[in-house]
RNA sequence: CUCUUAUCCAGAGAGGCAGAGGGACCGGCCCGCUGAAGCCUCGACAACCUGUUCUUAGAACAAGGUGCCAAUUCCGGCAGAUGAUUCUGGAAGAUGAGAG
Numbered sequence: 001c002u003c004u005u006a007u008c009c010a011g012a013g014a015g016g017c018a019g020a021g022g023g024a025c026c027g028g029c030c031c032g033c034u035g036a037a038g039c040c041u042c043g044a045c046a047a048c049c050u051g052u053u054c055u056u057a058g059a060a061c062a063a064g065g066u067g068c069c070a071a072u073u074c075c076g077g078c079a080g081a082u083g084a085u086u087c088u089g090g091a092a093g094a095u096g097a098g099a100g
Base pairs, nucleotide, nucleotide: 001100002099003098004097005096006095007094008093013042014041015040016039017038021031022030023029025077026076027075028074043069045067047066048065049064050062051061052060053059054058073092078089079088080087081086
């Protein structure tokens, strides 16, 4: 990097360095000098793997490996149903696990 598969309406901050952007892309709409992105330190959360206990599905605990810590993956972007709304399913994306 590619393929397969599961989940994505919940949850979770402080300090230092840094200086203008960021929320994947597009359109919206938001966040940002009361400091964005990025790097470091400690901490938290608990999606997957792992471990332990119960154990039929499944559930609880731990937090070791990844991950993650504004807004439902922020909303829509295609299709169907709908008078408008709205709902459902996709597409795309993110993360984990397995394989090549």

This is a predicted structure of a 100-nucleotide RNA (SAM riboswitch aptamer (S box leader)) from Pelolinea submarina. Its mean pLDDT, the model's own confidence on a scale to 100, is 82. Of the family's consensus pairs, 97% are formed in the model. NCBI's taxonomy places the organism under Bacteria, Bacillati, Anaerolineae, Anaerolineaceae, Pelolinea.